Background
A computed fold for a 381-nucleotide RNA from an uncultured delta proteobacterium, annotated as Bacterial RNase P class A. The model forms 98% of the base pairs in the Rfam consensus.

RNA sequence: GGAGCAGACUAAAUGGCCGCCGGGAUCACGUGUUCCCGGAGGAAAGUCCGAGCUCCACAGGGCAGGGUGGUCGCUAACAGCGACCGGGGGUGACCCCAGGGAAAGUGCCACAGAAAACAGACCGCCCUGAGAGGUUCGCAAGAACCUGUCAGGGUAAGGGUGAAACGGUGAGGUAAGAGCUCACCAGUAUCCCGGGUGACCGGGAUAGCUCGGUAAACCCCACCCGGAGCAAGACCAAAUAGGGGAGCGAUUGAGGGCGGCCCGUCCGAUGUUCCCGGGUAGGUUGCAUGAGGCGUCUGGCAACAGGCGUCCCAGAUGAAUGGCCAUUGCCUGAUGCCCAUGGUAUCAGGAACAGAACUCGGCUUACUGGCUGCUCCAGCA
Numbered sequence: 001g002g003a004g005c006a007g008a009c010u011a012a013a014u015g016g017c018c019g020c021c022g023g024g025a026u027c028a029c030g031u032g033u034u035c036c037c038g039g040a041g042g043a044a045a046g047u048c049c050g051a052g053c054u055c056c057a058c059a060g061g062g063c064a065g066g067g068u069g070g071u072c073g074c075u076a077a078c079a080g081c082g083a084c085c086g087g088g089g090g091u092g093a094c095c096c097c098a099g100g101g102a103a104a105g106u107g108c109c110a111c112a113g114a115a116a117a118c119a120g121a122c123c124g125c126c127c128u129g130a131g132a133g134g135u136u137c138g139c140a141a142g143a144a145c146c147u148g149u150c151a152g153g154g155u156a157a158g159g160g161u162g163a164a165a166c167g168g169u170g171a172g173g174u175a176a177g178a179g180c181u182c183a184c185c186a187g188u189a190u191c192c193c194g195g196g197u198g199a200c201c202g203g204g205a206u207a208g209c210u211c212g213g214u215a216a217a218c219c220c221c222a223c224c225c226g227g228a229g230c231a232a233g234a235c236c237a238a239a240u241a242g243g244g245g246a247g248c249g250a251u252u253g254a255g256g257g258c259g260g261c262c263c264g265u266c267c268g269a270u271g272u273u274c275c276c277g278g279g280u281a282g283g284u285u286g287c288a289u290g291a292g293g294c295g296u297c298u299g300g301c302a303a304c305a306g307g308c309g310u311c312c313c314a315g316a317u318g319a320a321u322g323g324c325c326a327u328u329g330c331c332u333g334a335u336g337c338c339c340a341u342g343g344u345a346u347c348a349g350g351a352a353c354a355g356a357a358c359u360c361g362g363c364u365u366a367c368u369g370g371c372u373g374c375u376c377c378a379g380c381a
Base pairs, nucleotide, nucleotide: 001377002376003375004374005373006372007371009370010369011368012328013327014326015325016324017323018322020039021038022037023036024035025034027032041353045364046363048362049361050360051359052358053229054228055227056226060263061262062261063260065225066224067223068222069221070084071083072082073081074080085099086097087096088095089094100220101219105218106217107214108213109212122159123158124155125154126153127152128151129150130149132147133146134145135144136143137142167185168184169183170182171181172180186210187209188207189206190205191204192203193202194201195200233285234284235283236282243276244275245274246273247272248271255267256266257265258264292311293310294309295308296307297306298305299304330350331349332348333347334346335345336344337343338342
């Protein structure tokens, strides 16, 4: 100097003028004056998870359904976070994994190939029989060798196809071959020793046992799961037509609630369900003191937990938190100068993604500039 990896924070500052919202105080008196304090985000986005809170009068058992899937911790909880194990990618810093089971069962693996899971013979290799041609030797009979055809049998080591072909290398053995036998290696099964909380890791022994991939296919296994949601809910005021019709029923229980179904249970008799029609849709509250922020100490590899101190940091409702001017700061470019990896002066331009609506913990997505640490490459001293 270049190329990368990971992480946290930040988004202007000051002053003036004008304009909003909330809270407090004050003065007036029916709606205003004056002063003080405060007033959008790291994602407020997505609505993907989890909860707090509210309601369903209690929310039980089973089936179906849904979610998660290595181990150990953290947390209110989670499909989140931290550390580690196993597998994969990268030279590396680091990153990714929908990470239980294929020997419980079913399905799928196109095309190519003989054959895609207890499969299989296309080319080949070997043996037997029949029959043909050629060469050499031989006086002849015949013998040996080579090429090629047909029939029967053996084989899965070599070659081919494919993403993948029923362990690998070497030796022996065989008519030719094959774990057929042996040595070493890999896997699998059983047992033992050591390390670790554990997932797992390392080592040893025995056994020729060697039976692919796919579960983000159905399925099996383990664990977990009431529902709806601030437009939840509570209160006040006002208005209308406490209208009309139909069904069932009256304690031997109609109808309804409990996500679907069953059981069970509860409400229920001037009851209950359905249909038609009419009125209102206004105000207050919920509404921000919290699983809260910041600082520090202790414990822990860390996520985080606890102690102490300190602070109050939006609450709108057709929707406030803004607009203008000046100076300084940040970034980019141009020009000039200098002590030249840069510094300085002047001028010009620019500032991304993007606006709370009950709250919080996460995840995902969008994005410009500044910052910190680490890895690799090249060059110089």